[in-house]
Order: sequence, then structure tokens, then C1' cells
RNA sequence: UAAGUAAACCGGGUGACCGCCCUGAUUCGUCCCGAUUUUGUCGGGGCUCAUCGGGGAGGAAAGUCCGAGCUCCACCGGGCAGGAUGCUGGAUAACGUCCAGGAGGGGUAACCCUACGGAAAGUGCCACAGAAACAUACCGUCCCGAUUAUAUCGGGAUAAGGGUGAAAUGGUGAGGUAAGAGCUCACCAGCGGCCGGGUGACCGGUCGGCUGGGCAAACCCCAUCCGGAGCAAGACCGAAUAGCGGGACAUAAGGACGCCCGGCCUGUCCCCGGGUUGGUCGCUUGACCCCGAUGGCAACAUCGGGGCUAGAUAGAUGGUCACCGUCCCGAUUAUAUCGGGAUACAGAACUCGGCUUACAGGUUUGCUUAAUCC
RNA sequence: UGGGGUGUGGCCAAGCGGUAAGGCGCCUGACUCUGGAUCAGGAGAUCGAAGGUUCGAAUCCUUCCGCCCCAGCCA
Repeated sequence: UAAGUAAACCGGGUGACCGCCCUGAUUCGUCCCGAUUUUGUCGGGGCUCAUCGGGGAGGAAAGUCCGAGCUCCACCGGGCAGGAUGCUGGAUAACGUCCAGGAGGGGUAACCCUACGGAAAGUGCCACAGAAACAUACCGUCCCGAUUAUAUCGGGAUAAGGGUGAAAUGGUGAGGUAAGAGCUCACCAGCGGCCGGGUGACCGGUCGGCUGGGCAAACCCCAUCCGGAGCAAGACCGAAUAGCGGGACAUAAGGACGCCCGGCCUGUCCCCGGGUUGGUCGCUUGACCCCGAUGGCAACAUCGGGGCUAGAUAGAUGGUCACCGUCCCGAUUAUAUCGGGAUACAGAACUCGGCUUACAGGUUUGCUUAAUCC
Repeated sequence: UGGGGUGUGGCCAAGCGGUAAGGCGCCUGACUCUGGAUCAGGAGAUCGAAGGUUCGAAUCCUUCCGCCCCAGCCA
């Protein structure tokens, strides 16, 4: 310098004018309440307008895919069904998230990826081809018998070779054999036992010829976890209206998406009809953020200091103009300059922790490889 | 906010592990003087997109995209 890799971050700026939402103060008007001696005054509160001041989107606010807080559903226990997760250890409020490690795979490397429990619990599937897809002999090889025969027929042995297939009964080599075969041996792969190391997943050694597939993102088995609903949760105030409406049952029904059982509680459930479409709270300070110290490989934890200013309810955070910035293209030998173009994804609605997806352009740092120079 | 369904030629649609059926429409030919009807033949799909599991995916799994439907307050 180029290419790559991992991580962190930014994601327009300034000014003028016109607006929007929330909020503080002041003045005027108006309404309500209270006090007081009478049309007045004082105090408190609400609303409207005006003036001055303060604040006003994101890294994903998104998808709503996981996990929680919070709130309600009188309650508790057991079983089944259903769902989710799936190497090991840890972190965390919790998680399907994160960190560290193991195994497998990819890359020259830095580094990256993995739905990664169980196929000797059982069931099922493996099309076509092929003899055979689970227990098989089509060709071939070898042995025996019949026949005059090297050919044919019959019986047997054989998974070494051919052929089929995605997959064919551990692989390669040697010995051995009638021909063959873990039949025997060496090395390799797997499985099992023992020993050692590690918290563990696993790793290393050694012994045993122990050696017939694949699919569980097929059913399933094993282990762990799971009550339901969601801020339109829910609480209060106000307004309006029509319930002697109908039905089911007290051996019942219900207990906020399933079924069964046991205890416990209760006038409960369904249908039809009627009314409203207002306000206040919940509503933003929270498992929060930043810095430092300590512990830990790390995720993270503890302590100390500092910081925090959107809260609407048809839903605000915007628009226009000027200048500048950044990037691209063209003119130009080139810096400069000029002209043109682009400036993304996207928009809070109860709040957090994550994941996933979208994103113009740019910055910084560590590491790897290659080339060149000293 | 919660729940459910769906996406297959131009249109309607079957298939839910083994290489995409059918109907309408379209094109060509026959029949007819011509058209329609009828008969015969043909083209047109990589199954919403991407990735994965599998020997093999429209089908199973994950993520994303589009469309449709349902429910809610008070007494």
C1' cells in the first nucleotide's frame, strides 16, 4: 500500500420565515367554589386568547418472533393432553439471549458457521433403478454330480470383482483358502471395557476382531420449562338508557382458550334488547445510562461519583428558502475550479431485556495475508 | 393488541415427501360458403421470496413479503 477479518461508532450542520405537541410564568376575559359588610373585594381551581421562556424520535422507534415487569381473572393441589427448548459449564429478573469451552465443518490465515440429546425402546418411510433397501445370489468365481465334451443342466459355497443406486453389509494392503470371507495380521475409522486428566461436554492411553445402512426440520422416547389474558390491562368521575325480557340449572353452572379428579368459594352462565363513543389517573426514574475502582478469561456482579427534561388520543416532533458539509459523474495533464446528480432505512403510543429484518454514505481501532522499501 | 386463514400457468383450482391433475381461456388444424358449436393436437408453472433438513421439497423447518377474515366498552 492492497485485499480480508473482527469490533465500536456517526448517520447531516447553520441561519431566516411560517406552523404542530407538551410544559413554566405573566396579563386580560370568562365560569365554578369558598370567605366577607349589599351589586364590591380577597383566595383557590378550570377554560380560552396573547406575550416571554424550556423541552420535543431511532439505531433500528419496524416485524410483533421470544423473555419479563405491571395489571386483572376468589383460590389451591394432582394427572392427561398440548406447546417450547435440546453438546457442556456459567451469566441473568427471565429467555429460544449472552459469555467461555468441547466436538464437527469452512478458510493459506486472522477468523467464521452449526436445529449439535437418542436410530441395539418401538413403529414407519427409503420413489425409479437394482437379484436384494433388510435380511438378499442377477452376472461372475469356486466345488460336487449328470452327459463324450472346455458347452448345458442340477445341487452347494462365496459379498473379493462387475452391474444398479443418494445409500449395498467397516476401508487399504498382505497372508490364507477349492474360491472367498476379520478367517488371521499391520495401519486407519467406529463400538465396548479398563486406567489417567477435566466440574463437565470431552480428551489421552491401553485391551477386545466386537463391526449389516440412512431419515427423529417422520411419529416417537428422554431431560427441562410453561395457568390465562393483555394498558382497548385496570381504577375513578361524569353523561345517557328500558330490563318485573327469554332460557339453563342448586344431583346444576362457573372459577378468564382443552379434558379428568380432589378440596374450597359463589346466584351463576347463555341469548335478546337498551345506552355511551366524554374526562382524570395508569404514563414515564427505570432489572436505566455514563465514568472510575474491585472481583472474574468473559458475559456480568458489587461499591463510589455524576446524569436523566417526547407523552399524544385520529394521534405533535413538520414545511419553504439560502449557505455549507459528504459522496458520485463529467470538463480539465493535475491540485484547485466549474457544471450536473445523490444525501438512505425509516416515525415513539404501558415499559424494559433480546432476536430478526431494512439501511445512501462515512469514521476509528485490533488482527491476518500478499507485495515493495529500509 | 390478540387470534385464524391464504398465496400453484391469464383466471378458477387438485396435489401435502418421489419430479405438478383438471376446467375456463389462448394458439393451430379439421368440419362449414363464413362464424359459433363440435372433434383432434399444442403452448403456457420451476408452486409468493430467500436459506436450510433430506438421496430427493409445491409439500417439512426458519426468516421475510403480500392479501383476507374475526374479537374487544358500560349497565

Predicted 3D model of RNase P RNA and transfer RNA as a complex of 449 nucleotides. Rfam match: Bacterial RNase P class A. Rfam classes the family as a ribozyme. The prediction has a mean pLDDT of 76.